RNA sequence: GGCGCACGGGUGAGUAACGCGUAGGUAACCUACCCUUGUAUCGGGAAUAACCCCGCGAAAGCGGUGCUAAUACCGGAUACGAUCCCGGGGCGGGAGUUUCGGGAUGAAAGUCGGCCUCUCGGAGAAGCUGACGUACGAGGAUGGGCCUGCGUCCUAUCAGCUGGUUGGUGGGGUAGCGGCCUACCAAGGCGACGACGGGUAGCUGGUCUGAGAGGAUGAUCAGCCACACUGGCACUGGAACACGGGCCAGACUCCUACGGGAGGCAGCAGUGAGGAAUUUUGCGCAAUGGCCGCAAGGCUGACGCAGCAACGCCGCGUGGGUGAAGAAGGCCUUCGGGUCGUAAAGCCCUGUCAGGUGGGAAGAAAGGUCAUGAGUGAACGCUUGUGAUUUGACGGUACCACCAGAGGAAGCACCGGCUAACUCCGUGCCAGCAGCCGCGGUAAUACGGAGGGUGCAAGCGUUAUUCGGAAUUACUGGGCGUGAAGCGCGUGUAGGCGGGGAAGCAAGUCUGAUGUGAAAGCCCCGGGCUUAACCUGGGAAGUGCAUUGGAAACUGUUUUUCUUGAGUACCGGAGAGGAAGGGGGAAUUCCCGGUGUAGAGGUGAAAUUCGUAGAGAUCGGGAGGAAUACCAGUGGCGUAGGCGCCUUUCUGGACGGUUACUGACGCUGAGACGCGAAAGCGUGGGGAGCAAACAGGAUUAGAUACCCUGGUAGUCCACGCUGUAAACGAUGAUCACUAGGUGUAGCGGGUACUCAUUCCUGCUGUGCCGUAGCUAACGCGUUAAGUGAUCCGCCUGGGGAUUACGGUCGCAAGACUAAAACUCAAAGGAAUUGACGGGGGCCCGCACAAGCGGUGGAGUAUGUGGUUUAAUUCGACGCAACGCGAAGAACCUUACCUGGGUUUGACAUGCUGGUGGUACAACCCCGAAAGGGGACGGACCGGAGAAAUCCGGAGCCAGCACAGGUGCUGCAUGGCUGUCGUCAGCUCGUGUCGUGAGAUGUUGGGUUAAGUCCCGUAACGAGCGAAACCCUUGUUCCUAGUUACCAACGGUUCGGCCGGGGACUCUAGGAAGACUGCCGGUGCCAAACCGGAGGAAGGUGGGGAUGACGUCAAGUCAUCAUGGCCCUUACGCCCAGGGCGCCACAGGUACUACAAUGGCGGAUACAAAGGGACGCAAGACCGCAAGGUGGAGCAAAACCCAUAAAGUCCGCCCCAGUUGGGAUCGGGGGCUGCAACUCGCCCCCGUGAACGCGGAAUCGCUAGUAAUCGCGGAUCAGCCAUGCCGCGGUGAAUGUGUUCCCGAGCCUUGUACACACCGCCCGUCAAGCCACCGAAGCAGGGGUCACCCGAAGUCGAGAUGCCAACCCGUAAGGGAGGCUAUUGCCUAAGGUGAGCCUUGUAACGGGGACUAAGUCGUAACAAGGUA
Repeated sequence: GGCGCACGGGUGAGUAACGCGUAGGUAACCUACCCUUGUAUCGGGAAUAACCCCGCGAAAGCGGUGCUAAUACCGGAUACGAUCCCGGGGCGGGAGUUUCGGGAUGAAAGUCGGCCUCUCGGAGAAGCUGACGUACGAGGAUGGGCCUGCGUCCUAUCAGCUGGUUGGUGGGGUAGCGGCCUACCAAGGCGACGACGGGUAGCUGGUCUGAGAGGAUGAUCAGCCACACUGGCACUGGAACACGGGCCAGACUCCUACGGGAGGCAGCAGUGAGGAAUUUUGCGCAAUGGCCGCAAGGCUGACGCAGCAACGCCGCGUGGGUGAAGAAGGCCUUCGGGUCGUAAAGCCCUGUCAGGUGGGAAGAAAGGUCAUGAGUGAACGCUUGUGAUUUGACGGUACCACCAGAGGAAGCACCGGCUAACUCCGUGCCAGCAGCCGCGGUAAUACGGAGGGUGCAAGCGUUAUUCGGAAUUACUGGGCGUGAAGCGCGUGUAGGCGGGGAAGCAAGUCUGAUGUGAAAGCCCCGGGCUUAACCUGGGAAGUGCAUUGGAAACUGUUUUUCUUGAGUACCGGAGAGGAAGGGGGAAUUCCCGGUGUAGAGGUGAAAUUCGUAGAGAUCGGGAGGAAUACCAGUGGCGUAGGCGCCUUUCUGGACGGUUACUGACGCUGAGACGCGAAAGCGUGGGGAGCAAACAGGAUUAGAUACCCUGGUAGUCCACGCUGUAAACGAUGAUCACUAGGUGUAGCGGGUACUCAUUCCUGCUGUGCCGUAGCUAACGCGUUAAGUGAUCCGCCUGGGGAUUACGGUCGCAAGACUAAAACUCAAAGGAAUUGACGGGGGCCCGCACAAGCGGUGGAGUAUGUGGUUUAAUUCGACGCAACGCGAAGAACCUUACCUGGGUUUGACAUGCUGGUGGUACAACCCCGAAAGGGGACGGACCGGAGAAAUCCGGAGCCAGCACAGGUGCUGCAUGGCUGUCGUCAGCUCGUGUCGUGAGAUGUUGGGUUAAGUCCCGUAACGAGCGAAACCCUUGUUCCUAGUUACCAACGGUUCGGCCGGGGACUCUAGGAAGACUGCCGGUGCCAAACCGGAGGAAGGUGGGGAUGACGUCAAGUCAUCAUGGCCCUUACGCCCAGGGCGCCACAGGUACUACAAUGGCGGAUACAAAGGGACGCAAGACCGCAAGGUGGAGCAAAACCCAUAAAGUCCGCCCCAGUUGGGAUCGGGGGCUGCAACUCGCCCCCGUGAACGCGGAAUCGCUAGUAAUCGCGGAUCAGCCAUGCCGCGGUGAAUGUGUUCCCGAGCCUUGUACACACCGCCCGUCAAGCCACCGAAGCAGGGGUCACCCGAAGUCGAGAUGCCAACCCGUAAGGGAGGCUAUUGCCUAAGGUGAGCCUUGUAACGGGGACUAAGUCGUAACAAGGUA
């Protein structure tokens, strides 16, 4: 000096764009190196690096003097088919292109190897030859530039944008077209088919998903684009405005001698930071590819390899066979067993992977060198073929052989449902789980652990994300009456859609061909790694775009024609259609006057209010405003809102009829425009009544309400605004089609000889019922919510939210448009079954009413609460706990307390060992007893044996298993019981209806005590209940008569006592009887009811037993049983004493009373049903009595308890705290009992309290009932019993109704309830927490505009400074030209100001969401108590 550094490699910040994709254009262009081809390569000149020397600087670096070369640089010559100009011709529609002639302009560079005439030879000029270059052309290839059609995210809470903007002319600039730039001219350009703005984003082939259509995405690989610290700029070059080039500005880092410099990993490694998270500062250019070089070769973190990470995909292994004593062990257990499980062990095998030893590739072909051929050349040589030789990072890797040996190699999640897989323990709404539903509060398959199981497997789970399921944005493929969803209504623009015939065109459409749709990928057929993943060859496909040929049915378009869609004219009647004017009567109110007197008014009841100053009432006169009774009608009119006395004027529409005319003129309708109830607003009027606000009176816990008395805006008119309603048929408009029936309004037609209001029929409107069909159902159904077509509007879980912000409109109030954060797992529709209602209907019950008697007041008894206590044991709590468990608490009972004892136990079973002076035990001691100690006495059964004795059993002792618990859980349970309720209900099979839940049956009409029965009936039958069967009682008969009975007969002590009787009563066995069977009436026949006869009894004769499906987690673990838990020298067991009996109180249930229908005394009559031997006990005697003595009789139709009482007769009392009442207390006794102190009952004497009929309230009872009177029994030694369960005596009143209270049944209705009204649920306030909105402000970010300043740089100007080439000149010097300083335009960064968008933050303000048990009320759901 040339070439390269614009490739390769990285990244995705920017970009919504011709950036990308696709198809085209370039007649508007460029293209180094490469290929083909042609021509040429002549002859000169002047410099400058390196280098030497000098100087400056800390450095980076820089400056100066001097020398020198080129393929570096500069003139000159020449040249073409190059370029330009002129002229002519061809082609093209044209821009243009091509060709001929003339003129002008513009080039170049050499280097290396070899041969050789010449020369003696070498070297070598000239020449020849070859290689590499150089210049000018032409063509190709490759790569690019530019232009265009179409496609390419969200947002309208971005609707108007634009000044070089759109176009033209001239000029400049570029490789080239172009406002690309500039001067001038014109005023254009874009936009609802979405301009402009904002947000987000590299695009594509492809990738993931999906049946597809789609949706999401753009890692790796490939194509394109953009970027290289941030911003700007140009230079060089074929190409850059250039990742590892330059200049400037900025931020940052570093160096510095403070003067000044250096830098850009989004290359490969690597570091830091950030983060949940992402690798080695490796080897090699051996291969592939790139650049340079003639080549050898060099460079290459491209690339090839290796390393790290289960990150993904694929393949392989962790062993195979046999093996039941079903081992040990774990877990579970119903204790039998089951399971892990052929699993293991054991026995027999195999040898992958890992390990060891040895062998060992392919990837390599070139190039070079040598040898040898061919082509070219005169030759050397050059090119090329063949052979030999050489080149491997991976790597001694893949692979192969051998050795050894089951040896070294299994985890993770899950097991409530979805969803494959279950038990135990622990825990106890705790700890925790959870994808959704939801688990956990003492028996958790849901938490934690374990065993077992299920699913995957070198992985398995979790998290995040995408698509799917999701027809849940619906093109394929949804909807809008009530679930979200039809604009309040009309007119109408754009747009979309559009009647019949004919012709043309060919845009859509259909079809053929051509080009393209890169490669890779997907798919198909093959091939290569042992297989696969992977790699590779070929094909298909790529639904698209473009060009071109064709078809003409449909759509479109043009022309022509038609009348049925639409419209016009004419005739006719209907109408609260609209606007304006005039008029009327009734009523309210007010004013004036008369009559008249004490109230009026108002309400659930009142009061406020009006009225003796004369109201209200009534009569007459007047004023004023508003509204138009009757007619009036699911009648009419209107697009909707809406329109109602009469009349006049103006005016719109619909309908019927008839012919004629126009000739598709139509339908819908985003925006737009108009109309639009009530309330409200503005201005001015008007104002009778009514009436928000307001005031007062009531009501009420309160009552800012409902009710009442007043009363202002307003309601009315005019003009203007508002623009909303459950503006509803919750149903957009238009057209066509699809059974009918029956009303009604308007106008027509037909028929009957005449006559239509009547009969038939057409059109239009308006209702009801209904077929098919539709619908989730309800329902709709020619007035569709049916079947189709067109167009518009709207919806996409609930809340937040008819909201915020922004915008538009409005005077305001506000309207329209319209989100998000956050939060919930629902919100909702229709229907079903229940339950409920201060909904309705029917009906029943001592439910009320009518009656009788009570309770609540007193005293006492008793149970409970509370209090107390060492303990006052426990349970039961509305009805349905409270005289209940308890049909018997002085000890016992007894469960509680205190104290004393005891530990295999008071009681059961088993085992082991022991035991004859053992068990037992009169007696003694301690003790309260239990218990302890001592002493005397002292055994039994079975077998063997002559016996001693032995064995076994019982008993006892010691020990071990175990006993024991009235300890807990009735919310783990069985059983039993209460209650609704003796209410009439509750269900099933089959059938039918319904998508279904379910319905039907069982509802309806009658009737009943009854779902009792009858009739009807898409039901037909059946079951559990009701009834009946059972017991008892009422009548009669038969049988049987002792202890019961006694009519007749006889006897008698006069007592059925005796003989006797079997008649009667009665007893207790059997039977009969009553069934609406009979009569009459009512009733649809009926069922049945009413009345009657007969009958002892009459309509289930009275009473009892008997209790459906179910409800109340009703009661009971303390009757009993029982799961689980708990205690074990005690929470067990024994004993003594105490307590369960306390007592300021409170409520429950009873008894006795308050008196004369009574009390007291005397006399006297009549029951039933029971009980009695550990018993009942007579007569007799004693005691005033309780009772005692005594003991006849009786295991009972025999004897006893045992006199029944009220009643009746006689008498007294005389209305009083008494002769009522009998509490309390004193005294004395009796009885039971081991024992009556705490704490029994009874008797006698005395004492003699409250209490004079009971507030609010509340209970029972309908006939032998209530009331009243006594009697008995269980338990029990006795008894706190006035309780409970029975028995008989006397013996009423009232009701024949269903309005009301309570409860129940059936049907129906509403429901936001379903834990079911003791339900649900709303809002404020208070507390906590979360997100959001507003907000004086504060702080960031991003655009825009104006101005200021203005680096570098291009371009322009350009010196008085500097300069070798060319020209003039001998030279000096000059000219031309260039450079530089300087300067102009543009311009990055920067500055100032204005305004916009957006984000963060904020005192304070605002509402919203959420949060087991806060406050106040009760708004809504039922007629929700004022719909």
Small-subunit ribosomal RNA from a metagenome, 1427 nucleotides, folded computationally. Its Rfam family is "Bacterial small subunit ribosomal RNA". RNAcentral holds the sequence, with entries from SILVA.